A computed fold for a 73-nucleotide RNA from a Candidatus Omnitrophota bacterium, annotated as transfer RNA.

RNA sequence: GCGCCUGUAGCUCAAUGGAUAGAGCACGUGGCUUCGGACCAUGUGGUUGCGGGUUCAACUCCUGCCAGGCGCG
Numbered sequence: 001g002c003g004c005c006u007g008u009a010g011c012u013c014a015a016u017g018g019a020u021a022g023a024g025c026a027c028g029u030g031g032c033u034u035c036g037g038a039c040c041a042u043g044u045g046g047u048u049g050c051g052g053g054u055u056c057a058a059c060u061c062c063u064g065c066c067a068g069g070c071g072c073g
Stems, first nucleotide, its partner, number of pairs: 001072007010025004018056001027043005049065005
């Protein structure tokens, strides 16, 4: 330099172009416990990497960048 893949919560990941973007772990609070862990209940946490476009409607499709990974040279 070229090609392919990935980017969504603190972490790991879902979400057929259409419902208020969800789950597990983590974290806060309460319960339980002598205390803690485990367990139970409940809650917080998101400009869906950054712009632009298509569409009535975009995490999803197209495009330009940025970051990471793999391959080729």
The prediction has a mean pLDDT of 80. Its Rfam family is "tRNA". Rfam classes the family as a transfer RNA.